[in-house]
This record gives sequence, structure tokens and C1' cells, in this order.
RNA sequence: UGAGUCGGCCGGGCGGCCGCGACGGCGCGCCGCGUCGUCGAGGAAAGUCCGGACUCCACAGGGCAGGGUGGUUGUUAACGGCAACCCGGGGCGACCCGCGGGACAGUGCCACAGAAAACAGACCGCCCGGUCCGCCUCGGCGGACCGGGUAAGGGUGAAACGGUGGUGUAAGAGACCACCAGCACCCCGGGUGACCGGGGUGGCUCGGUAAACCCCACCCGGAGCAAGGCCAAGAGGGCGGGAGACCGCCUGCGCGAACGUUCGAGGGCUGCCCGCCCGAGUUCGCGGGUAGGCCGCUGGAGCCUGUCGGUGACGGCAGGUCUAGAUGGAUGGUCGCCGGCCGUCGGACCGAGAGGUCCGGUGGUCACAGAAUCCGGCUUACAGGUCGACUCGUCCC
Repeated sequence: UGAGUCGGCCGGGCGGCCGCGACGGCGCGCCGCGUCGUCGAGGAAAGUCCGGACUCCACAGGGCAGGGUGGUUGUUAACGGCAACCCGGGGCGACCCGCGGGACAGUGCCACAGAAAACAGACCGCCCGGUCCGCCUCGGCGGACCGGGUAAGGGUGAAACGGUGGUGUAAGAGACCACCAGCACCCCGGGUGACCGGGGUGGCUCGGUAAACCCCACCCGGAGCAAGGCCAAGAGGGCGGGAGACCGCCUGCGCGAACGUUCGAGGGCUGCCCGCCCGAGUUCGCGGGUAGGCCGCUGGAGCCUGUCGGUGACGGCAGGUCUAGAUGGAUGGUCGCCGGCCGUCGGACCGAGAGGUCCGGUGGUCACAGAAUCCGGCUUACAGGUCGACUCGUCCC
């Protein structure tokens, strides 16, 4: 100095004039106004993809269905998050990626090409035997057909039933041998673990795909601030219908009495089933009134600083701090100056060098984007600037 990898931060500033929301103090002509003070959108407030806090329903469970996750160990309130590591893949590298358990439970699929795509198979071949024909100096050579052997050579393909070398054979083949890879078993060492390294024995080796269905392991109540409460107001506390309960009678259980129980519409426990619970008020239709105010509503798994432990995520300890709560929905409008970036013109300076820094003029431009119960994550968007660490290349001394 060029190209890159990873991590963090900022993302306009100042001033004048006019105008906003909340809370508090003071005052007034008093529920409105004036004045003073304090505070007043984000790193994503977005998407609504996960996990919770909180509220209500249920809490009597069990089963099926459904959904989620999928290497190990940590961390967290929890997560499908985060950290570190293992294995596999990509990259010269810094680093990056992973729907990471199971194909020997079963089913499905692997187009086309190819003989053949899972216990498959002979297109071209190689070898042996037979028949026929041709040539030829007895031996023999060539061609066609039939039968048998073979999968080492060639071809097809993303992938063809281990690889290389040899022995052997009529020709071959793990048929056998050496070495290697894989697999199974045993042993030793390292690691919390996933796994890694080493040694031994052995049959010789029985595809791929589960982000296909599936199997296995683990996890999972529902709904959501329009949750849920309180106050006020209002009406015609109305009309019609269904099943039911009570009353009465009868029946069953408890020896009798008192009493209890059976009998029960409707409702609840996720979707279904079993089972359980509540239960005298429910349910359907028509009609009328109300749509207002208050709480929830911001003090938290909070934030900041220091220190200790830890590779790290994160945790302990000490101190400090309170930072929007709106409800047709608040922080805006305008003017001026500055600043950043891109292009262009001109000039000055530093350095041994490679190379770098500064000033002035001029044109253009200045990102993504607005809380609504809150929090921890993930994903997506973002003009430009800045800091740190690391990798590869080139150049100078």
C1' cells in the first nucleotide's frame, strides 16, 4: 500500500423564531389557563418467527392425535438463543457453512444413458469345446453359428458389489498373498464428553437418499393487554321458542326416622375418547339502551461503573442511577451557519524511499426508518463514517 476475514461504535452539529406530550411546584378570573423545573422513540421501534413475565380459564388424570427440537459440554427465567469444542464440507489463508440420531424395523425413489441401479448383470470383449467354409509346405491361420466359463480390460453414468501390485488360471476373479482404505471385535493412552491417537485379530467388503414417508430420543395445558378489573350511565330489567330443574306422584340404595344419594338441560378440562368437575338456571331468535371514565401503564430476569472468577457465553461482589406512557394517538415547522460523502479544477507541504498529509474554488448529495403491556433472542433494511485484531499479495529501506 492493495485485496480480504472477524468484531465493536456513531449515524448529523450549532443558533434564532413559532409550536407539542407527561409529571411536579407556584399563581389565577378554576378543571381551564399562565409560569418555572425535569424528562420525552430505535439499533432495528420493523417482521410477528421463537421463548418468557403478567392476566384469566382449567388444574384429575390417562390415552390417541398434533406440534417442536436433534453432535457434546456449558450458559440462561426460558428458547429453535448464545459460547466453546467434536465431526463433515468449502477456502492458499484469516475464516465460513451444517434441518449434524437411525438406511441391519419397514415402504418409496435413483430420470436419461447403460448389459445391469441392489445380493443386479453381459453390449464390445477374453478363454474352452463343437459344426461349416476358405487359405496353407505336415504344424496351423482366418471367418460365421451353437454350447459352456468369466466380470480382470473397454464403454455408459452422479454413482456399477473396495484400491494398488503380484501369485495363480484355459481365460479370469480376494480364489490366494503383501500393503492400504473401510467394517466388526478386543486392548492401551488422552479428553467431563462428542470424539482423537496407537496396537492386535478377522471374515474379505452386503450402494445412495430420511430438507422422502418413517423409526428412535427428549420437550409441549389454552387464550391473550381488544388479557383482565373498577366506576358511572342507560333501557321497554321487553317479546317469542327449546330442552331441563324445583313442586307433586312413582321407583332404586341405606333396618327405620332425620338426612343423603340415584335422576339433571347447559357448561368446563386444546382437537378427539375415557374419566372427572361445576350445575338451577341455561340456550336460540327478535327488539331497545350503552360504546364514557379510571386502573392495568411502566422500578425491571432494568441500566451504568469498578472489581473478582471463567478460553468464552456468562456469573459473583461493591457502588451509582430512575431515563416516553400517548389514546385520531406527543418531540414538529421554518430560517441561517457548519459538517460528512462523490465528481472535478488549482495549489502547498512531509518522507531516505515506497508513499502520504493539508488548503481553496465549484457541481451534486446526505441512510434504514416512529413506541402502544413489557422483556430475552432471531431474521430483514441501512447513504456514509470510525476503531481494533487477523490473513494473503506487492513495493521501499
This is a predicted structure of a 397-nucleotide RNA (Bacterial RNase P class A) from Actinoalloteichus caeruleus DSM 43889. The source organism's lineage runs through Bacteria, Actinomycetota, Pseudonocardiales, Actinoalloteichus and Actinoalloteichus caeruleus. Rfam family: Bacterial RNase P class A. Its family is annotated with ribonuclease P activity, dimeric ribonuclease P complex and tRNA processing in the Gene Ontology. Rfam's curators write: Ribonuclease P (RNase P) is a ubiquitous endoribonuclease, found in archaea, bacteria and eukarya as well as chloroplasts and mitochondria.